[in-house]
RNA sequence: UCGGGUGAUCGCCGGCUGCGCCUCGGCGCAGCGGGAGGAAAGUCCGAGCUCCACAGAGCACGAUGCCGGGUAACGCCCGGUGGCGGAAACGCCGAGGAGAGUGCCACAGAGAAGAGACCGCCUCCGCGCCGCUCGCAAGGGCGGCCCGGCGGUAAGGGUGAAACGGCGGGGUAAGAGCCCACCGCGCUCGCGGCAACGAGAGCGGCACGGCAAACCCCAUCGGGAGCAAGGCCACGUAGGCAGGCGCCCGCGGCGCCGGCAACGGCGCUUCGGUCAAGGGCUGCUCGCCCGAGCCUGCGGGUAGGCUGCUUGAGGCGGCGGGCGACCGCCGCACUAGAGGAAUGAUCGCCGCCGCGCUUCGGGGUGACCCUGGCGCGGAACAGAACUCGGCUUACAGA
RNA sequence: GCGGGAUUGGCCGAAUGGCUUAGGCGCUGGACUGUGAAUCCAGCCACGAGAGUUCGAUUCUCUCAUCUCGCCCCA
Repeated sequence: UCGGGUGAUCGCCGGCUGCGCCUCGGCGCAGCGGGAGGAAAGUCCGAGCUCCACAGAGCACGAUGCCGGGUAACGCCCGGUGGCGGAAACGCCGAGGAGAGUGCCACAGAGAAGAGACCGCCUCCGCGCCGCUCGCAAGGGCGGCCCGGCGGUAAGGGUGAAACGGCGGGGUAAGAGCCCACCGCGCUCGCGGCAACGAGAGCGGCACGGCAAACCCCAUCGGGAGCAAGGCCACGUAGGCAGGCGCCCGCGGCGCCGGCAACGGCGCUUCGGUCAAGGGCUGCUCGCCCGAGCCUGCGGGUAGGCUGCUUGAGGCGGCGGGCGACCGCCGCACUAGAGGAAUGAUCGCCGCCGCGCUUCGGGGUGACCCUGGCGCGGAACAGAACUCGGCUUACAGA
Repeated sequence: GCGGGAUUGGCCGAAUGGCUUAGGCGCUGGACUGUGAAUCCAGCCACGAGAGUUCGAUUCUCUCAUCUCGCCCCA
C1' cells in the first nucleotide's frame, strides 16, 4: 500500500420513473440505478452543527509543555535541536522550571541534603613491652609494637537506587580544589542560526543530589451540554401526590362589602417595575436575562410521523510550489441514509494458499524439485447509526 | 448512540508511593461436648490485564478488558 475479481438466479434496504387501486397519501406491480471499513471498533483527543443570555469578566478547575512549521483545530503530523541506545545503518524519547517555596527519599548504613567519623589512615598524650645506644647506677635518647584517650582526615573500605564534582599529578603528619592540567558544571562576552541550540574565548575552585505521570510555579489553551442535541405535528395520562424554598411593589379597570359621601378593605385582572423570593447563563463572585413560580422524589403516559440527514475544512486525475507535513490552480464524477437497524444465500469461471494423485517435458547419482493437468479443502479482523480530522487497538494473506 | 462510575481472596470491604495488603462473613484443621450449634486457637485463599514514570506502584499516567448507572413525555 492492498485487503480477492467477475457472471447468473433468488432475496433484503433506500431512491427515481411508469401503470393500477382506494378511505387521497398510502398500497401493489413493472422497469432503471445505488447499497459498509481500513479500521465502520475503542470513545482517547480536536472541530463543524444545534440548544442553553448576546456566549460576558475574574477566581477556581482541567488540559498541554524543547524549537520552527502544517492545519478549521488538536494532546495530531512534518522538519530540526538535545538526550539515550547501537560498531554502524538507524531506532526510541510525556523533553518547561528542582539556584521561588513546601514535601518525600522506605530498608540498609556512621551519615540521605548546606550531611557524616563505623572500619581504616595520621599527629599528639598516657600506660606497658621489645630492639639499639649513652651511663658505675638511678635513669636518659632513638626506633618499633599493643591498648586507651583528645583531635585531624571524606583519599580507601563498607551500606545504598542515590554519599555533597571525576581522573591524574603535586602537596601533606595523613589528607582534602589545598594547588595544577584535562573533562564536567556555572557565569560573562562576542560569533553562527528565525529559534531550540551549536562551536569558541575568558572568568569562577564547585557554590548547584534525585523526584514535578508529588503539591506547586511559569507560559499557552479551554463557557456547558450533546443528533436520545434541536425544530414541527399528532396521540395519551392524573399539568396527579408528597417534601422543600417562595408567592413583592405601583398606576388603572371590574366585582363584592362597609359608608350619606369623600374614601377604606378584600378578591380577580391588563400594563409597568426589579428593591424582595426563586430560576437560567452547569462550581463561586460580579454582571446580564426571565420573573410567579422553582427544585427533588413518587406516580402516570407514549413506545407514532416529518425534519435535522448527508455535497463534504470531501474524493479522483493532471499541472505547479515546498526537504516534508501540506498548499494553490484546472478538470471530472457524485453513488447507503436505515431507525432494533438492510448490504445476504446458492451455483459457476478466474486469481491466491495448502494437501493428494499424475501424462509429457526440464533439472538432479539419488531421495526429490520445477513447469503443466485433475481432485479436495481454505481465505482474517470485523459491520455504518449527525458529519469530518487524528490517535489507539484488532487483523488471514500479499 | 451519547454521557458518568467501578474493578482488592468464595462474598463484603479498608488502605499516606515503602515490611508479609487490614478487618468481618465463609472454608479447612484442632480444642471443648455423649453429638451438634455457639465459643476459643491455628491455617489457607486477593490488588482485572499489559506497558510506562519512580530506587520502589494496589496507589501516579497511558492502553486494553469486564461490570454497572443515567437519557423521551406529563416537566